The RNA shown here (small-subunit ribosomal RNA) has 1421 nucleotides and comes from an uncultured Chloroflexota bacterium.
The sequence is in RNAcentral, with records from ENA and SILVA.
RNA sequence: UGCAUGCAAGUCGAACGGAGAGCACCGGCUUCGGCCGGUGUUUUUAGUGGCGGACGGCUGAGGAACACGUGAGCAACCUGCCCUGAGGAGGGGGAUAACCCGCCGAAAGGGGGGCUAAAACCGCAUAGCCUGAGCUACCGCGAGGUGGUUCAGGAAAGGUUGCCUGAGAGGGUAACUGCCUUGGGAGGGGCUCGCGGCCUAUCAUGGUAGUUGGUGAGGUAGUGGCUCACCAAGCCGAAGACGGGUAGCUGGUCUGAGAGGACGGCCAGCCAGAGGGGGACUGAGACACGGCCCCCACUCCUACGGGAGGCAGCAGCAGGGGAUCUUGCGCAAUGGGCGAAAGCCUGACGCAGCGACGCCGCGUGGGGGAAGAAGGCCUUCGGGUUGUAAACCCCUUUUCUUGGGGACGAGGAAGGACGGUACCCGAGGAAGAAGCCCCGGCUAACUACGUGCCAGCAGCCGCGGUAAGACGUAGGGGGCGAGCGUUGUCCGGAUUUACUGGGCGUAAAGGGCGCGUAGGCGGUGUAGUAUGUCCCGGGUGAAAGCCCCUGGCUUAACUGGGGGAGAGCCUGGGAAACGGCUGCGCUAGAGGGCGGCAGAGGCGAGUGGAAUUCCCGGUGUAGUUGGUGAUAUGCGUAGAGAUCGGGAGGAACACCCGUGGCGAAGGGCGGCUCGCUGGGCCGAACCUGACGCUGAGGCGCGAAAGCGUGGGGAGCGAACCGGAUUAGAUACCCGGGUAGUCCACGCCCUAAACGAUGGAUGCUGGGUAUGGGGGGGUAUCGACCCCCCUCCGUGCCGAAGCACACGCGAUAAGCAUCCCGCCUGGGGAGUACGGCUGCAAGGCUAAAUCUCAAAGGAAUUGACGGGGCCCCGCACAAGCAGCGGAGCGUGUGGUUUAAUUCGAUGCUAAGCGCAGAACCUUACCAGGGUUUGACAUGUUGGUGGUACCCUCCUGAAAGGGUAGGGGACCCUUCGGGGAGCCGACACAGGUGCUGCAUGGCUGUCGUCAGCUCGUGCCGUGAGGUGUUGGGUUAAGUCCCGCAACGAGCGCAACCCUCGUCGUUAGUUGAAUUCUCUAGCGAGAUUGCCCCGCGCAACGGGGAGGAAGGUGGGGAUGAUGUCAAGUCAGCAUGGCUCUUACGCCCUGGGCUACACACACGCUACAAUGGCCGGGACAACGGGCAGCCACGUCGUGAGGCGGAGCGAAUCCCUCAAACCCGGUCUCAGUUGGGAUUGCAGGCUGCAACCCGCCUGCAUGAACCCGGAGUUGCUAGUAACCGUGGGUCAGCACUACCGCGGUGAAUACGUUCCCGGGGCUUGUACACACCGCCCGUCACGUCAUGGAAGUCGACAACGCCUGAAGUCGCUGAGCUAACCCCGACUUGUCGGGGAGUCAGGCGCCGAGGGUGGGGCCGGUGACU
Repeated sequence: UGCAUGCAAGUCGAACGGAGAGCACCGGCUUCGGCCGGUGUUUUUAGUGGCGGACGGCUGAGGAACACGUGAGCAACCUGCCCUGAGGAGGGGGAUAACCCGCCGAAAGGGGGGCUAAAACCGCAUAGCCUGAGCUACCGCGAGGUGGUUCAGGAAAGGUUGCCUGAGAGGGUAACUGCCUUGGGAGGGGCUCGCGGCCUAUCAUGGUAGUUGGUGAGGUAGUGGCUCACCAAGCCGAAGACGGGUAGCUGGUCUGAGAGGACGGCCAGCCAGAGGGGGACUGAGACACGGCCCCCACUCCUACGGGAGGCAGCAGCAGGGGAUCUUGCGCAAUGGGCGAAAGCCUGACGCAGCGACGCCGCGUGGGGGAAGAAGGCCUUCGGGUUGUAAACCCCUUUUCUUGGGGACGAGGAAGGACGGUACCCGAGGAAGAAGCCCCGGCUAACUACGUGCCAGCAGCCGCGGUAAGACGUAGGGGGCGAGCGUUGUCCGGAUUUACUGGGCGUAAAGGGCGCGUAGGCGGUGUAGUAUGUCCCGGGUGAAAGCCCCUGGCUUAACUGGGGGAGAGCCUGGGAAACGGCUGCGCUAGAGGGCGGCAGAGGCGAGUGGAAUUCCCGGUGUAGUUGGUGAUAUGCGUAGAGAUCGGGAGGAACACCCGUGGCGAAGGGCGGCUCGCUGGGCCGAACCUGACGCUGAGGCGCGAAAGCGUGGGGAGCGAACCGGAUUAGAUACCCGGGUAGUCCACGCCCUAAACGAUGGAUGCUGGGUAUGGGGGGGUAUCGACCCCCCUCCGUGCCGAAGCACACGCGAUAAGCAUCCCGCCUGGGGAGUACGGCUGCAAGGCUAAAUCUCAAAGGAAUUGACGGGGCCCCGCACAAGCAGCGGAGCGUGUGGUUUAAUUCGAUGCUAAGCGCAGAACCUUACCAGGGUUUGACAUGUUGGUGGUACCCUCCUGAAAGGGUAGGGGACCCUUCGGGGAGCCGACACAGGUGCUGCAUGGCUGUCGUCAGCUCGUGCCGUGAGGUGUUGGGUUAAGUCCCGCAACGAGCGCAACCCUCGUCGUUAGUUGAAUUCUCUAGCGAGAUUGCCCCGCGCAACGGGGAGGAAGGUGGGGAUGAUGUCAAGUCAGCAUGGCUCUUACGCCCUGGGCUACACACACGCUACAAUGGCCGGGACAACGGGCAGCCACGUCGUGAGGCGGAGCGAAUCCCUCAAACCCGGUCUCAGUUGGGAUUGCAGGCUGCAACCCGCCUGCAUGAACCCGGAGUUGCUAGUAACCGUGGGUCAGCACUACCGCGGUGAAUACGUUCCCGGGGCUUGUACACACCGCCCGUCACGUCAUGGAAGUCGACAACGCCUGAAGUCGCUGAGCUAACCCCGACUUGUCGGGGAGUCAGGCGCCGAGGGUGGGGCCGGUGACU
């Protein structure tokens, strides 16, 4: 939402006539079964009639309304049944269902003829009474109430029972009941009004035509514009009309400290609805859920002609949905309808059923039980934990099962759905009964494993990228428990819409400014009033709920009784301080008058000079043009620029000018003169007497730009055009230049319209400056000058106070009052849509979808800046030598490879780990082997000629194989045991991974001068101060100052070394003063002098001295930074491999080679090469070593061989250098790469892949682009020399040593790095930061859009059902009236009345039309 089926409203025979049935009696008939008729009685009930179906039950659609709540009113009303009072009930009449006959229809039903009853229907009579009209008395403020009187109108019904009577029909009487008229009551209803309770103004120069009112009429129970006619033109609205959206309202419920907020399920009151819409009928009551009529939609039946239906009653079904039950029992109780009653009916109700949906109660056991079982989990392997938990023993039996008994609920008998239920007794047996969520913080509860930004979690913050208390599982723990979590919603927390109880300088927020309307607020005295306000009383505030007391179910939930509370409203009385109102006053607020004063206040007219530009003329000539960082475009020989004179025109007003003045502000307003005009300040205290403040709307003003029309146009100058700059340069710079800038008039209406600070009033320390006015003092002849007081204005600094801080501080952002405006997370967005406005541009008003976990303020510490200041450093500069080009060496990238092991990667990786890769090393690759292992510890078994050694076979070796030989050690009680070896088991082992799990060590900033702490002080705090400042230093070095005073880590010093001297000792020296070696001392501390400074630190100069102002060098590296480097030096957590990722071996590789880079060597030559000759070191090393000397070899080297474990011997003749010679500018006598041959050495072994020698070969290279490195003195440069590693060596490397031995530093602008102070910051993984826009692709949300589709509510016109009302009504028609006729109870005619039908108004709905409003969709945007 639509509904199958059953039930949910009937009852009365004591209103009525029939019909049926039973019984009795009578009559008739009989086939004896019985049948028919009558009477009586009992019973059933279709129909007529009465009452009820307007209650009860359901639902929440609609409705923003007197619908609801609350309180009043009705002098404007109704009321069946019930209670109570008064009166009455007389006498007549005509019909009609049922029934009978027949007709139509499929049905539902319908119609015709005939008979009949009533408490059905209709006249007549009567009227205490009622109604209407007239007159009238009393009462009331009043539309009225209560009476009196006259006229007119208006009623009725009987039934039952008993008794009496009667043959009967019937009659009488009594009781009960019903009927008629009428008064009152109770309860119920109708109507009216005050007040109260939703959202929206993007619904407002708005709404309204029966609209607002009046008169009259109609209508109703009744007031009323409810309806109609006529008249008037009103009525509502910013205190929100009208429109739109949403919604049943209330008692109450939830929440909250409260105030509030949200809600309105059950129960109770009211309203509304009954498929959607309309309508009336009946009736006391309805516009009627289970009644009627009509329209529409839907469903069903149909013989197609027509019919039937309405679960938002109880169950139940289908569909939709996240989701919501039994087609149960009973009328026993309570209540209702009918009836005289019995009784009947009652899905109201009482019960039961289903659902942990909620609330409440109870259980699932209690006690004992440790060697603390087993199992699980964790573990530092000791143990811990689960855990008295379990088992086991003892006990109990709520609940459960079963047997027995068994209610109350029922008022006098019977009668109980629940129900054999509750409850009671017995028996049985721990028996049948525990889960859910969570354990990162908030928040109570932790470990392990798995996973590895995956899978997943997540309320917020956030977890997960290999050790995850955050995922999953497990163990353990925490919480709650027949429940526990989740989701949704509401309140709270949220003073986060702030009434209680907030804000607006910078966080969101002051309107751009004024004038002023409504409104809000308002000085002082007094009198009155009583509207607000306050007090007391009365009424109301239903019940339930809530709170308290108390009772009933074993308790509780639940429930009975009593009490209490309650805002608000109505009402009587009272108070009068405060607010309001009224009256009379006052002058302190406000205004006016008087006397003065300052000013770029506004408007208009006129006028002046300087300057720019242009024009004319003169002088004059070439770029002294212009312009820039530098240029160029431009201008100029047609004469520029410069200069002189004359003229034109526009705009702006130098100096004065100020931190100044005026103005409401903003804009703003600046030469001078005149005219008109606004405001302000001061003085005195004359007048008015609160006239005031603020100000939603409204009106006005409102910079610049812009717009319209017309002028004007000198300079400037968007756009535009050139020139530059640049990667580009639609910019910055330059040359031009149009709008515009100016004027008049008219628009626009914005701004960082800012003091980011609305206006008014009062109050609250000071200081200082300045503008205007007044007063006083001093000086003075006088006076502006100097000083003081005061009012107004404009600034600065500051007490208190305020403030998040910054700051504000009588010009408040302080303390208060009043009024206005405005704010409520960021983005979307001051945007869209709508409206208003504008010529346009636009402005004003102003959302949402969506999205984010922030956006922001102030301050702090850092870091950073193509910010500032100060200062350092071979940082630049000044120099010298290089690198970058060549060849070669080494390292790296890349590539290659079976492997080219791994690491290091800007500075701070790249001659680095490696201070020695042919095997080894070696971690890599290929192949061959091995498995308790090459190595350690433990347990256990075995072995006795064992371990071990030699030999043999196989093999590349390792390994495997086996036989022979040799052959031990320690202890011993001589049995043996240990060690060793073999086997087995635990385990070893890994240069496998993670330096982002670590220790340790190291690099770097940086040998920079910094980094901190204690106490105190300042600050809410972060934090600051100290440590900043003035000087000074190499230095946070020192001095001075200072809310700081001290201290620590750094600096310096102490240590080593070199330089001088003294001294001690000394071998290896021939000697020794000496040199040297080793030790111990001395010396240098700005100590002395001069100068500078603050006479401090310190600086400059000088003397002396070997040495000065840290004498040179070294060692020494603060807090920290880079998740810097290293798991491959070592150590180590975790992970991982286990006949392999371990181990052994052979061979290969780490040595590759198109390339690229880094660091070096050697050079390119004459300051040189080569040859010969000659001179002078230091540090070091040496026994598997250094090796003299001799000898051989051209040589590397070989052979022999002394010395030395070293101040003794050796390496060891240093080289550059000096002298002599030669070379003569050449790819050479420069350069030595490359290659060939021949050798030497080490080594098991030089093929891959060593070094050296000789001869031969002789490459590139002729000084190196951009760029870049080192060095400030015994330094650079040049020269050689030693050592470590090491068998040897690729060493040109590294670490040392000495020899020769410079140049330059004006200076700190610039590059780099650093230190200090300061400043800005949107940075804080900190500028290698952050971050903006376009574009590309995809997705989402929203706006626009030719249109298109739909919803809703009105309006105009057409049509118009049912139905009420009105008119008509020739048709139909019993009652009443009249007339007539007759077989005197009928017929006929007429009248009245009624009805059908017709017409009309209204009218649901339908149609149509143009609009309104809302929504969906739409290429494209």